Predicted 3D model of a 534-nucleotide part of an RNA (small-subunit ribosomal RNA, 5' domain) from an uncultured organism. The coordinates come from a structure-prediction model, not an experiment, and the mean pLDDT is 83.

Context: one part of a larger RNA
Order: sequence, then structure tokens, then C1' cells
RNA sequence: ACGCUGGCGGCGUGCCUAAUACAUGCGAGGCGAGCGGACCAGAUCGGAGCUUGCUCUGAUUUGGUCAGCGGCGGACGGGUGAGUAACACGUGGGCGACCUGCCCGCAAGACCGGGAUAACUCCGGGAAACCGGAGCUAAUACCGGAUAACACCGAACACCGCGUGGGCUUUGGUUGAAAGGCGGCCUUUGGCUGUCACUUGCGGAUGGGCCCGCGGCGCAUUAGCUAGUUGGCGAGGCAACGGCUCACCCAGGGGACGAUGCGUAGCCGGCCUGACAGGGUGACCGGCCACACUGGAACUGAUACACGGCCCACACUCCUACUGGAGGCAGCAGUACGGAAUCUUCCGCAAUGGGCGAAAGCCUGACGGAGCGACGCCGCGUGAGCGAAGAAGGCCUUCGGGUCGUAUAGCUCUGUUGUGAGGGACGAAGGAGCGCCGUUCGAAGAGGGCGGGGCGCCGACAGUACCUCACGAGGAAUCCCCGGCUAACUACGUGCCAGCAGCCACGGGAAUACGUACGGCGCGAGCGUUGUCC
Repeated sequence: ACGCUGGCGGCGUGCCUAAUACAUGCGAGGCGAGCGGACCAGAUCGGAGCUUGCUCUGAUUUGGUCAGCGGCGGACGGGUGAGUAACACGUGGGCGACCUGCCCGCAAGACCGGGAUAACUCCGGGAAACCGGAGCUAAUACCGGAUAACACCGAACACCGCGUGGGCUUUGGUUGAAAGGCGGCCUUUGGCUGUCACUUGCGGAUGGGCCCGCGGCGCAUUAGCUAGUUGGCGAGGCAACGGCUCACCCAGGGGACGAUGCGUAGCCGGCCUGACAGGGUGACCGGCCACACUGGAACUGAUACACGGCCCACACUCCUACUGGAGGCAGCAGUACGGAAUCUUCCGCAAUGGGCGAAAGCCUGACGGAGCGACGCCGCGUGAGCGAAGAAGGCCUUCGGGUCGUAUAGCUCUGUUGUGAGGGACGAAGGAGCGCCGUUCGAAGAGGGCGGGGCGCCGACAGUACCUCACGAGGAAUCCCCGGCUAACUACGUGCCAGCAGCCACGGGAAUACGUACGGCGCGAGCGUUGUCC
């Protein structure tokens, strides 16, 4: 996987084939406490109109929504196994040759200026996607200057250390930082303060990059391979070493200890099997790698050469007003096709985890759950006790009887499960809100940070699990086999026919081997068959 059969629950598990093509929805956003706006609603003050309580409107303010600029995240999480025989993986080392946003510690700083540009308005083009021009404006966006180092460059003596671009000291020079927001108070072009952010350096942590030894497939009916090829000098490039790239020079380098070629394959922890040795395997879960329609390329960025980003090209699909455009499920569901064969277009962010945010919170097909499938493992049930006239009936018979068989009936029970009713969770810790206490910053009986305690709000699963009561044996057994191997036998039918069959072999007129029945053996919500592995 298939055939027959099928009551329940728990935990797992479910496209092995076409890395085939994909309709539809969802799967990565969030921040207004960075910025300028637009819109809506409310409050206060004022103005106008009047149908004296409504309309319009100005200012201030509060709350909300929205696109844009800006910062952070989209390199995580999720999928797949195509490619890859390779430092890809495993294991053990190395980097005096390296990077590391967010996080932690330490030290220091955050000064003075400037010019733009989206949004918006106007104009224009286009079927659309979208685009162009003019004008205005803000910032934690951008730019200039200042200041600063143990950063960078150069030099020097001695020292430590030592393989190189290591550490340390001195000295000279060069480059070279920053950003504010919110809350509170006050004596309000502002000052003080709390807090969150910002800049620079050193160190840590975490994550990564690179190098090396060793190890793990087949074919020798693949024996020769190599021109950036092996090495050097110089340069470029990189976070960094390197022939990584380039110019020049040398002529090397590797191979029966199996190069090269071809085939196959993601690797491992593990998993299956086995007494071990070993053999097989790499589904689920975890680690690493590779890929994201196919091929190529870079941009941004701490990190990508980026599955749901960009550009180019092929193939394919779709839209079009024929000039042009749009797309990429190997995310979750789902569809078609392929196939022996593999599920719901479900619920929820309550928990765990992640992104953003000061927080509330928002997002999260990660995840938590439910659904479907005896696909697997485990557990439970389909009743228990008594009951011989050994009933009826079936089958067999030597016609006496034997057997199904205490089996049925009948009587007495139980109540798992089922049905109905009632009660009813754990999973919730945290955090917002309202009070309180301690401590700390602070000039402060503003305010904030940290810690503690009280009240109270938040559960998808689920009215589920579980518990109680009532009813009542009521709804719940099949499948394979019975010649030997191998446990279980007779009758009839058939007559080398029909058929069986894993091997030996059965069947040609008494077949325990075919078919049926009765009986029996073995299992049991499964039982057989086929396939793969030991």
C1' cells in the first nucleotide's frame, strides 16, 4: 500500500511519486513617546447667523484614524532535498589573518551652524501598472565645522611575548562622533530634573567568516589529470588569509595509499535489526548544509547575493484600449495532474516563542489546539456468576450414539463503555488599571526608576477532561488457516476439470491439499496479502 472487517480512548504520525502546474484566502510587520501634514470626534474660550439652541467659523486642547518622511524588523521563524562525493557533514584543532546590530560592564561625550526633499498644492502623460514638471515644508533624515581617544598612519628606545598585521611605553601627524523625544517642577526666547533613546572607545557575551588533521558510496570493463594550472614578486580586492583577481617571472603541481572520469547520494545525532561484530537506513524530533520557476548579477544592510526584496534573460500563466504591464505555494490550508498511496480552503493568539513599541498593544498558518485517516504504538470494551431436561436445531454416525455444549434458554447480578441529566477544571505566570509599603535619583510633601504586597481583568481547546446520579446486557467481532514444514478433520460436491500453491507438491471416481458445510486451530479491532530492510 491493497483485500475483508471495524466499538471507544490516549499519545504519535500522515505526497516516499511530478524541485510538476497552481484558482482563492491567510502566512511580517510594528513605532504618533523621531517628523511635517490630512481627516474624524469631544472639551474650553471667542465671533457670525438666526428657527435661544442649532448651524457655520477662529484659536487652544484631548482622543482616534490615515498615507508619506524617518528608525527597527523583513538575513529570524516556516518549507523542501533539486543540486552537492565537497572542508558539504562529523570530529579534533588553529586564526600573530577576521567581523559581530540588538544585550551586559567600564570610560568619556552629546557643542555651533547649514541646505534640501517626500507628503501636500498646481500642471501634464498613461487603458492600466505607474510616471514627469513646477512650487511649499519637517525631523532622531542629510551636510559642514568644533571637540576627543588607547581608533588610524608613521617613527623611536627598551621590555614582555613571539611565526606574520601581538601586547605595552613615548612621541609626531592625519582622519574623524553625536539626536533628540516624553514626564515633572520652576523664576518659561529658557533653566533644573527623571527616564528612554543617541555618539566614541575598551572589554564581555552571542552569532558568524576563514584555515588544517582525521573519518564516512560504487565502478579500474574509468589510468593517466592539470594552464590561473604549482610556486614566486608586485598590485587590486575582502571584515580577513589566500592564484580570490590581475600584470610579470619560474616550470611546476597532483596520481595504483586510486588522481581524472562516470554513476549514485544532502551529512550527522540517531532509527531498524543483531548476542556481539556487523548490516541497513537518514521519515517524524534536533544540529549543520544547500535551494526558493530556470539561469545570471548586484543593491541595501551589522549580517543576504536575500522563499513571500530589486534588476536582466529563457520558459510558462494572466491582463491590455496592442503601446505596454502583472506573476512565481519546496509557508498554512486548498486545486489539478502523477501515483499503489498520504488530511481541514478549521479555532485561537489563552500559553510558549518571535518582531516593533516607554507602555497599552498590534502582528505572528511559528506555535497552542481541534478535525480527518486502525497509518503506528498502548490501554479498554463487546459482559459476570449460577445453570443438564446435556432442550430444539445443525453436522457426523458403526444408528447404539457422538459433537457444537454451560454453549442457548432460564435465574441472580455488575455498569467499564453507551445514552440522558447535573456539577465542572489544571493549564494564569505575567501585565494594564486602582490603592498601599520599602528603597533609590532628585532641592522637592513634582515626578520617575527598582523591589514587595492587596483588589480586580484576561482560556482557543471547552461545558472538553474529570466527578455524581439515573437507565439498562441493552449499541459493539472479525479475519486467516486446518497435507508436511505448522497448531488445527470429517462429510458432500468436483473428477488432471474447476481450481490451489511460500517450498515439497495436490486434483485423472471414496481428495484431511480444489469448492461448500459442520467442527477445530491461531489471532483479535483487527486479520491476511504484497513490497523493503535486518